This is a predicted complex of two RNAs, RNase P RNA and transfer RNA, with 408 nucleotides together. Rfam match: Bacterial RNase P class A. By type it is a ribozyme. Rfam's curators write: Ribonuclease P (RNase P) is a ubiquitous endoribonuclease, found in archaea, bacteria and eukarya as well as chloroplasts and mitochondria.
RNA sequence: CAGGUACACAGGUGAUAGCUUGGAUAUUAUAUUCAAGAGGAAAGUCCGGGCUGCUGUAGGACACGGUUCCAUCUAACGGAUGGCCACGGUAACGCGAGGGACAGUGCAACAGAGAGUAGACCGCCUAAGCUUCGGUUUAGGUGAGGGUGAAACGGCGGGGUAAGAGCCCACCAGUCUCAUAGGCAACUAUGAGAGCUAUGUAAACCCAACCGCGCAGCAAGAAACAGAUGGUUAGCGUCCUACAUUGCUAUUGUUUCGCUAGAGGCUCUGAGCGAUCAGGGCAGUAGAUUAAUUAUCACUUUAUCCAGAACCCGGCUUAUGUGUACCUACUCA
RNA sequence: GCUCACGUGGCUCAGGGGUAGAGCACUUCCUUGGUAAGGAAGAGGUCGGCGGUUCAAAUCCGCUCGUGAGCUCCA
Numbered sequence: 001c002a003g004g005u006a007c008a009c010a011g012g013u014g015a016u017a018g019c020u021u022g023g024a025u026a027u028u029a030u031a032u033u034c035a036a037g038a039g040g041a042a043a044g045u046c047c048g049g050g051c052u053g054c055u056g057u058a059g060g061a062c063a064c065g066g067u068u069c070c071a072u073c074u075a076a077c078g079g080a081u082g083g084c085c086a087c088g089g090u091a092a093c094g095c096g097a098g099g100g101a102c103a104g105u106g107c108a109a110c111a112g113a114g115a116g117u118a119g120a121c122c123g124c125c126u127a128a129g130c131u132u133c134g135g136u137u138u139a140g141g142u143g144a145g146g147g148u149g150a151a152a153c154g155g156c157g158g159g160g161u162a163a164g165a166g167c168c169c170a171c172c173a174g175u176c177u178c179a180u181a182g183g184c185a186a187c188u189a190u191g192a193g194a195g196c197u198a199u200g201u202a203a204a205c206c207c208a209a210c211c212g213c214g215c216a217g218c219a220a221g222a223a224a225c226a227g228a229u230g231g232u233u234a235g236c237g238u239c240c241u242a243c244a245u246u247g248c249u250a251u252u253g254u255u256u257c258g259c260u261a262g263a264g265g266c267u268c269u270g271a272g273c274g275a276u277c278a279g280g281g282c283a284g285u286a287g288a289u290u291a292a293u294u295a296u297c298a299c300u301u302u303a304u305c306c307a308g309a310a311c312c313c314g315g316c317u318u319a320u321g322u323g324u325a326c327c328u329a330c331u332c333a
Numbered sequence: 334g335c336u337c338a339c340g341u342g343g344c345u346c347a348g349g350g351g352u353a354g355a356g357c358a359c360u361u362c363c364u365u366g367g368u369a370a371g372g373a374a375g376a377g378g379u380c381g382g383c384g385g386u387u388c389a390a391a392u393c394c395g396c397u398c399g400u401g402a403g404c405u406c407c408a
Base pairs, nucleotide, nucleotide: 002328003327004326005325006324007323008322009321011300012299013298014297015296016295017294019037020036021035022034023033024032025031026030039306043317044316046315047314048313049312050311051217052216053215054214055244056243057242058241059240060239061238062237064212065211066210067209068208069083070082071081072080073079084098085096087094088093099207100206104205105204106201107200108199121146122145123142124141125140126139127138128137129136130135154172155171157169158168159167173197175194176193177192178191179190180189181188182187221257222256223255224254225253226252228251229250230249231248232247265282266281267280268279269278270277271276334404335403336402337401338400339399340398343357344356345355346354351388359375360374361373362372363371381397382396383395384394385393
C1' cells in the first nucleotide's frame, strides 16, 4: 500500500421547559411525585413459527407446494454450525440451486460429411481403364491425419495391416467391481481386475427420497351497549371413512379486550471445534390508535450513517458511518 | 396486511433459449409551380439494474429499483 475475516458502537451525564404510558397520593378530570419511553436493520415482505377463526376430533388418498452431499443445532425453516467435494482466487478466503442422464420424453441454432450406435468433404489404400505422364474416371475398403464446431465417440509410444482402426501390447486418464487403511459419515489414499470408453443439458419436462399438506390472517378474533333491515342447518383445494354436536349468525356506530411476562433480556459456571445446550443469580425494559420521546445550556465524547415499533418471535436479503483485532500477498528498513 | 401486472429505438407496442422486430415520428432522394399525400432508401437499441444456469439469455432462476392495479361482505 492492496486484499480478506470477525466483532463493538450508533453517544453519555446533569438541569430546565414540553409530549406519552404505568404506579402511588390527593382530587373529580386536574395537580404533585416515582419509574420507563424506537432499531442495526424497526426496512423489503423473501422464509419459518407462536396465536386466532371457519361445528369439533381422528385417520387416509389425490392435487398442490417445498427441500435435496455428510453430521449436528433449533419450536421450525429454503436458516445456522462444523466438515467433504467441485469451481474462482498467488493466498488469506469466497461461493454452490451439491440426488438421478443406465426409468422415459425433449433440446443442442449456425457451421460441418456427420450431434447418438451419427457419419464421408479433403485425404489414404487396392483393382480395372484413360493419359498431353501433370493427372483423371469407375468400383471397393478406411475413419488414424486435416478441416467445421461449445462439444466429433479416449491420449501417447510401438506392433500389425493393402491402407487403417483398442485390432493387439505397455504406460496414463475416465467408468464399473472388489480389497486394505483412515474417518460416525459424506469421502480420501493405495492396490488388483474387467470390458474398451456408452456427449452435454433436469434454475428442460420428469423420476427418487424426505417434509408440509387447510384456508385465511391481529384490518385474525372476542365481549358489552344502541338502532334498523335481513339470512340460515354448516367446511375458505377435492374425495373417502369413523365418532360427536343442534343451534347459530351478518351488516352500522361507540367502548373495552386481544396489547405485551415472551421458544424473552442481562450476567456467572460447566460441556462442546462451533452453532448451541444445562444449571444458578438479577431486573421488570414502549404499547400509541389522525399515531408519543423534542428544544436549550454545561461537562464529556470517535459521535458520525441508514433511517421510526403498531400482535409477537427466529432467520434471509438490502441501505449505511466510525473504530478495534487477527490473517494473506508485495515492497522497504 | 394480502395478491398481482408492467419496464424493449424518440413515442406506442409485439417477441418468450440461437444473437433485435412492426407502426408513427426523424433524415435524404423521386414526384409537384410549391406543400400534403404517395413511393424508395437510410439512421437510431447496455431489452430497468446486478449476479447466476447454459456452448449461447431480451427470454430461465435469484436479489434489487421504479410505475401501477385489485382484495378485506352470505347479499